Molecule: Guanidine-I riboswitch aptamer
Organism: Paenibacillus piri
RNA sequence: ACACAUGUUUUCUAGGGUUCCGCAGCUGUCCUGCAGCUGGACUGGUCCGAGAGAAGACACACGAAUGGUUUCGUGCACACGGAGGGAGAAAAGCCCGGGAGAG
Numbered sequence: 001a002c003a004c005a006u007g008u009u010u011u012c013u014a015g016g017g018u019u020c021c022g023c024a025g026c027u028g029u030c031c032u033g034c035a036g037c038u039g040g041a042c043u044g045g046u047c048c049g050a051g052a053g054a055a056g057a058c059a060c061a062c063g064a065a066u067g068g069u070u071u072c073g074u075g076c077a078c079a080c081g082g083a084g085g086g087a088g089a090a091a092a093g094c095c096c097g098g099g100a101g102a103g
Stems, first nucleotide, its partner, number of pairs: 007058006015048002020045002022042001023039007060075006078098001080101001084096003
């Protein structure tokens, strides 16, 4: 320097903003209800959400058992990381990206 490979997905979490709900303020009103506007330096619900976070399922590899079909077990490693851009309402540890770069 190059090649092959480090799989797919579900649920959850770190985190994220504000489309909806809720909450708060203001205004109107048929007045303790309803409607509108504003607010995410509003805890929250819905929602988004990790290659380098968690748990699982499948796949794969190896081994064992089995007349056959299959079943069981083990493994599935390591991983520092911008700026900038993109999407949905918006943002993000999402996507570009196991990128650029560093060691």